[in-house]
């Protein structure tokens, strides 16, 4: 430097004719318990990397950038 896949709740990750986002773990308050833990209720807890475009509506489609993983080049 080029080709490829990835960034989405604290982590791990799902999400397709473009229609306003979830799981499972953990968190948080409640309820039980002499306290705890387990058990029961209950509440996503999100600028969907960042900015710009298209569109009535963008995680989703186009452009840029910026991180991370492969991989091939190059290496005087």
């Nucleotide at each position: 430097g080029c080709c490829g896949g990835g960034g989405u709740a604290g982590c791990u990750c799902a999400g397709u004719u473009g229609g306003u986002a979830g799981a499972g773990c953990g968190g948080c308050g409640g309820c039980c318990u002499g306290a705890a833990g387990a058990g029961c209720c209950g509440c996503g807890c999100g600028u969907g990397g960042g900015g710009g475009g298209u569109u009535c509506g963008a995680u989703u489609c186009c452009c840029u950038c910026c991180c991370c993983c492969g991989g091939c080049a190059c290496c005087a």

Background
Transfer RNA from a bacterium, 76 nucleotides, folded computationally. The RNAcentral record of the sequence draws on ENA and MGnify. The same sequence occurs in records of 3 taxa. The coordinates come from a structure-prediction model, not an experiment, and the mean pLDDT is 80. Its Rfam family is "tRNA". The family's RNA type in Rfam is transfer RNA.